[in-house]
The RNA shown here (FMN riboswitch aptamer (RFN element)) has 133 nucleotides.
The coordinates come from a structure-prediction model, not an experiment, and the mean pLDDT is 79.
Rfam family: FMN riboswitch aptamer (RFN element). Gene Ontology term of the family: FMN binding.
RNA sequence: UCGUUUCUUCAGGGAGGGGUGAGAUUCCCCACCGGCGGUAUAGUCCGCGAGCGCUCUGCGCAUGAACCGGUGCAACUCCGGUACCGACGGUAUUAGCAGUGUUCUGCUUAAGUCCGGAUGGAAGAAGAAUUAU
Numbered sequence: 001u002c003g004u005u006u007c008u009u010c011a012g013g014g015a016g017g018g019g020u021g022a023g024a025u026u027c028c029c030c031a032c033c034g035g036c037g038g039u040a041u042a043g044u045c046c047g048c049g050a051g052c053g054c055u056c057u058g059c060g061c062a063u064g065a066a067c068c069g070g071u072g073c074a075a076c077u078c079c080g081g082u083a084c085c086g087a088c089g090g091u092a093u094u095a096g097c098a099g100u101g102u103u104c105u106g107c108u109u110a111a112g113u114c115c116g117g118a119u120g121g122a123a124g125a126a127g128a129a130u131u132a133u
Stems, first nucleotide, its partner, number of pairs: 003131001005129006016030004031113002033086002035048004043084002051061004066082005088116003095108005
């Protein structure tokens, strides 16, 4: 220095203002956020992680989104501009349907930011020891 094995620690951010309303951080307008590895520095390229299942060193299923211009040897990553996206369960003021029959009732339907599974798990990152050369 590189590899082996064991252990330790760490490993996801964001609801502020206005509108409607009895009631919305969920609707409408503005605002705000961006895990890990690779690669010219990436939420939107390639690959991986959080969920579920199984015959469980792994495999299968599910799983979103970007263009234009500029610089450069090189950027879908930088700079400028304009866009777009966000698992599962919960919550109904919106919309639809049904019943009742003019006022209610029931069902379905709305969250990247709230609540919950999660004081969890994990892609991986750093360090210590060990052993071999």